[in-house]
RNA sequence: UCGUUUUAAACGCUUAGUUUUCCACCUUGUGGAAAAGCGGGGGAACCAACUUCCGGGGUGAAUCCGCCUGCGGGCGGUAGGGUUACCUUGCAACCCGAACCCGUCAGCUAACCCCGUAAGCGUGGUGAGGGUCAGA
Numbered sequence: 001u002c003g004u005u006u007u008a009a010a011c012g013c014u015u016a017g018u019u020u021u022c023c024a025c026c027u028u029g030u031g032g033a034a035a036a037g038c039g040g041g042g043g044a045a046c047c048a049a050c051u052u053c054c055g056g057g058g059u060g061a062a063u064c065c066g067c068c069u070g071c072g073g074g075c076g077g078u079a080g081g082g083u084u085a086c087c088u089u090g091c092a093a094c095c096c097g098a099a100c101c102c103g104u105c106a107g108c109u110a111a112c113c114c115c116g117u118a119a120g121c122g123u124g125g126u127g128a129g130g131g132u133c134a135g136a
Stems, first nucleotide, its partner, number of pairs: 011122004018036008037117006047107001055105001056102004064077005080096005086130006
């Protein structure tokens, strides 16, 4: 000096998944309880729909198509989604395109009722417009 790995702090990313108060404990935190914020589901009239075994439905960006298969799965593409460090946007590049749940049952839906607040990670190119800060 370069590369790899691990740890700590700060910062940042996907996501609704953040913040505050009180109590306890094995005390940078963990657990419990209660709030705020954010998110989701159920649920009238009116409207819509009348198709319920080829069951139906929900969260989510994650849907659909083609080929191969030893039928376990594999490959390619795609609706859609994300990142590139002030914000928006164009171009470009790089990624994701899953998984889980309800249990025969749910259209929309005011009042009302119920639920969640986890998990996993480490990017940084450029143009335009706007903004902020600093200096003269």
The RNA shown here (c-di-AMP riboswitch aptamer (ydaO/yuaA leader)) has 136 nucleotides and comes from Desulforudis sp. It matches the Rfam family "c-di-AMP riboswitch aptamer (ydaO/yuaA leader)". A reference for the family is Barrick et al. (2004), "New RNA motifs suggest an expanded scope for riboswitches in bacterial genetic control", Proc Natl Acad Sci U S A. Rfam describes the family as follows. This family represents a conserved RNA structure found upstream of the ydaO and yuaA genes in Bacillus subtilis and related genes in other bacteria. NCBI's taxonomy places the organism under Bacteria, Bacillota, Clostridia, Desulforudaceae, Desulforudis. Model confidence (mean pLDDT): 83 of 100. Of the family's consensus pairs, 96% are formed in the model. It was read from a public genome assembly, where an Rfam model found it.